[in-house]
RNA sequence: AUGAAUGCACAAGGAGAGACUGUCGCUUUGACGAUAGCGCCGAAGGAGUAAACCCGGGAGGGUGAAUCUCUCAGGCAAAAGGACUUUUGCAGGACG
Numbered sequence: 001a002u003g004a005a006u007g008c009a010c011a012a013g014g015a016g017a018g019a020c021u022g023u024c025g026c027u028u029u030g031a032c033g034a035u036a037g038c039g040c041c042g043a044a045g046g047a048g049u050a051a052a053c054c055c056g057g058g059a060g061g062g063u064g065a066a067u068c069u070c071u072c073a074g075g076c077a078a079a080a081g082g083a084c085u086u087u088u089g090c091a092g093g094a095c096g
Stems, first nucleotide, its partner, number of pairs: 006091004011086003018038001020037006039076003045072001046070003052063004
């Protein structure tokens, strides 16, 4: 002195699926909350997994990613949340 990966913060964008049914509470009705039931969604989180590498004579074992799979959790009007993308700022210090 150039300022990569990565991390944090603000902001912008950001999908999917029943405003389902019953009961109770509140309540003028509705809406809202809780609970039970069936039906669904995948992009918080979580779990599983390939190639490859390592150990082992072998059987096997370990490490091992996801937007893939599962749906525990979460979600299915709005709100909130939301993987991911981008701008800015602050750390950081690869490479030259």